The part of an RNA shown here (small-subunit ribosomal RNA, central domain) has 350 nucleotides and comes from an uncultured bacterium. The prediction has a mean pLDDT of 85. The full RNA is in RNAcentral, with records from Greengenes.
[in-house]
Context: one part of a larger RNA
């Protein structure tokens, strides 16, 4: 660099948003930069290639032609492409009118249940385990019953259900708010796609400062169990686990499957919508749009499987991959309060 390639072998960036770039519908006019033809010019010799001499051959020389894929300028050609004038509507996008949802972020309110506190009833036990024991209880415990305090999660509904770009979102009311869907075709006319960098968001866990603390529970501490037990198993138990702000920027951040377009058999369900038969309504049945599930044919594909939600057929764009280990280390750099996190090698080995 040129071929291959990325479920699962190495290899899709966690994840959107966008900038430079790449690339882009439908028809039509100009121009003629790319592109395509011809013309003159030039493209030194020598090299290369072809025909022939010269040394006995051959290398090696020499003569003639060819080339020398290239530039420059004139002429022309108008399908792609570019650029430019004026349109189209079929991608986008706006209006109008629904309906659906755990999308978000705020404040406020609910009941169960665990704890702990007081007060009553009440007595020797409770807890726990494979089986004990630590531990709690005659200063009255567990167990009941009533007040009360506090903090966290919201049983049933609940579903291979719905919502969000992903992480993720699940008690009710309120206001504020993002998206998408479906129907309608009034509007805008190509406004589109992707997307180095970049900017944002981002589970848990961790950090900082201030609260806050119910139940769980890293560290610890104790009781068993074992040869031993820095474990599973019990009985405490502190950060943390919760709120408010700010920091981290990583996960098997997974569908291990990037994004956006078009197209290719069927069957079955489910969730949200419009539309038609039918009726009084419903309730079936058909169509038809957007999602999310199963099973399958073609096709693919080592297989395993995927199969209109592709891993088929195509196109356009970014990321990544090149034997195993050394190694996601080292050095440097950037970013962090830190814990680190990004970028990211080589000796040497096999």
């Nucleotide at each position: 660099c040129u071929g291959g390639g990325c479920g699962u072998a190495a290899a899709g960036g966690g994840u959107g948003c966008g900038u430079a770039g790449g690339c882009g519908g439908c028809a039509u006019g100009a121009u003629a930069a790319g592109u395509c033809g011809g013309a003159u010019g030039u493209g030194a010799a020598a090299u290369c290639c072809c025909c022939g001499g010269g040394c006995u051959u051959a290398a090696c020389u020499u003569g003639g032609g060819g080339g020398c894929u290239g530039c420059a300028u004139c002429c022309g050609a108008u399908a792609c492409u570019g650029u430019u004038g004026a349109g189209c509507u079929g991608g986008a996008g706006u209006g109008c009118a629904g309906g659906a949802g755990a999308g978000g972020a705020a404040a406020g309110c609910g009941g169960a249940a665990u704890u702990c506190c007081u007060a009553g009833u009440g007595u020797a036990g409770c807890g726990g385990u494979g089986a004990a024991a630590u531990g709690c209880g005659u200063a009255g415990a567990u167990a009941u019953u009533a007040g009360g305090a506090g903090g966290a999660a919201c049983a049933c509904c609940a579903g291979u259900g719905g919502c969000g770009a992903a992480g993720g979102c699940g008690g009710c009311u309120u206001a504020c708010u993002g998206g998408a869907c479906u129907g309608u075709a009034a509007c805008u006319g190509a406004c589109a796609c992707u997307g180095a960098g970049g900017c944002a968001c981002g589970a848990a866990a961790g950090c900082g400062u201030g609260g806050g603390g119910a139940g769980c529970a890293a560290a610890c501490a104790g009781g068993a169990u074992u040869a031993g037990a820095u474990a599973c198993c019990c009985u405490g138990g502190u950060a943390g686990u919760c709120c408010a702000c700010g920091c981290u920027g990583u996960a098997a951040a997974c569908g291990a499957u990037g994004a956006a377009u078009a197209c290719u058999a069927g069957g079955u369900g489910u969730a949200g919508g419009g539309g038609g038969u039918a009726u009084c309504a419903a309730c079936u049945c058909c169509c038809u749009c957007u999602g999310u599930g199963c099973c399958g044919c073609a096709g693919c594909a080592a297989a395993c499987g995927c199969a209109a939600u592709a891993a088929g057929u195509a196109u356009u764009c970014c990321g990544c991959c090149u034997g195993g280990g050394g190694a996601g280390u080292a050095c440097g750099u950037a970013c962090g309060c830190a814990a680190g996190u990004a970028u990211g090698a080589a000796a040497c080995u096999c």